Model confidence (mean pLDDT): 82 of 100. The RNA shown here (transfer RNA) has 73 nucleotides and comes from Clostridium pasteurianum DSM 525 = ATCC 6013.
RNA sequence: GCUUCCGUAGCACAGCUGGUAGUGCAACUGAUUCGUAAUCAGUAGGUCGAGUGUUCAAAUCACUUCGGAAGCA
Repeated sequence: GCUUCCGUAGCACAGCUGGUAGUGCAACUGAUUCGUAAUCAGUAGGUCGAGUGUUCAAAUCACUUCGGAAGCA
């Protein structure tokens, strides 16, 4: 330098045949306990790396760009 893949909540990831985003752990609140842990119930947390475009509608499609990984040279 070229090609491919990845980027979504604090962390690990799902969702990519376009229809307004979810799981586990962690955090917080409550129940339970003499108290803690564990367990159970609930709550909060994300303009989906960034920008532009297509569309009635984009995490999802197209282009550009940033970061990371792998392969080739």

The sequence is in RNAcentral, with records from Rfam. It matches the Rfam family "tRNA". Rfam classes the family as a transfer RNA.